[in-house]
């Protein structure tokens, strides 16, 4: 200096990830609940409730929570973590269904922003997914400028990456 390899360890990106407790608004004067008028036989996925009034409507009262979001503070991190698809498992309400939760396994993305459209949601908040735009870390190429190995334009690729370092093999 060169070549194996998804090899072992350390780092870097920044409004960087995610995850726990607390705290605040929201959620919402909403759901529920009760009490009265009206009407007068259904209502529910089942189980079960109903002329001792089913459902509906009207007023007055009582009156949440969950998930979402912010902020502290503490821990894990740099495929951080997310999203999809299959699979299993799991959580509650009498039981189910819908939804949520966890682990693999493939697939897809470098990171945050900003816009449009969709989907979730109570929301103009958040979140995702496509699709465009600039920024920005990184290596390659190129081109100027300076020579101690670098600045600074330009273009393109991706994290199985990049940068350091050990190990293995060979040559010299």
């Nucleotide at each position: 200096a060169c070549a194996u390899g998804a090899g072992g360890u350390a780092g870097a990106g920044g409004c960087g990830c995610g995850a726990a407790c607390c705290u605040u608004a929201u959620c919402a004067g909403u759901a529920u609940g009760u009490u009265a008028u009206u009407u007068g036989a259904g209502c529910g996925g089942c189980a079960g409730c109903u002329a001792u009034g089913a459902g509906a409507a009207u007023a007055a009262u009582u009156g949440a929570a969950a998930g979402g979001a912010a902020g502290c503070u503490u821990c894990g991190c740099c495929g951080a973590a997310a999203u999809g698809a299959u699979a299993u498992c799991u959580u509650a309400u009498g039981c189910a269904a819908c939804a949520g939760g966890a682990u693999a396994u493939c697939a897809u993305u470098g990171g945050g922003u900003c816009a449009g459209u969709g989907u979730u949601g109570a929301a103009u908040a958040a979140a995702u997914a496509c699709u465009g735009g600039a920024c920005u870390g990184u290596c390659a190429c190129a081109g100027c400028c300076a020579u101690u190995u670098g600045g600074u334009u330009g273009u393109g690729g991706a994290g199985g990456a990049c940068u350091a370092u050990c190990a293995u093999g060979a040559a010299u």
Molecule: Lysine riboswitch aptamer
Organism: Alkalicoccobacillus porphyridii